[in-house]
Molecule: transfer RNA
Organism: Patescibacteria group bacterium
RNA sequence: GGAUCGUUAGCUCAGUUGGCUAGAGCGUUGCAUUCACAUUGCAAAGGUCGCAGGUUCAAGUCCUGCACGGUCCA
Numbered sequence: 001g002g003a004u005c006g007u008u009a010g011c012u013c014a015g016u017u018g019g020c021u022a023g024a025g026c027g028u029u030g031c032a033u034u035c036a037c038a039u040u041g042c043a044a045a046g047g048u049c050g051c052a053g054g055u056u057c058a059a060g061u062c063c064u065g066c067a068c069g070g071u072c073c074a
């Protein structure tokens, strides 16, 4: 330099053929339970969906460029 895959919550990840409010597990915080801790139950907080544009009535999803990471080729 070329090809290809990935980037979504603090961590690990899902998200179908573009469609109404962006989710799960773990973690965090609060409450209940206990003499206390753990466990368990309930609730809450936490997201510019890597960045910038484009297409569309509508984009996490499609297209383009860039950034970062993985793999392969030279």
Base pairs, nucleotide, nucleotide: 001073002072003071004070005069006068007067010026011025012024013023019057028044029043030042031041032040050066051065052064053063054062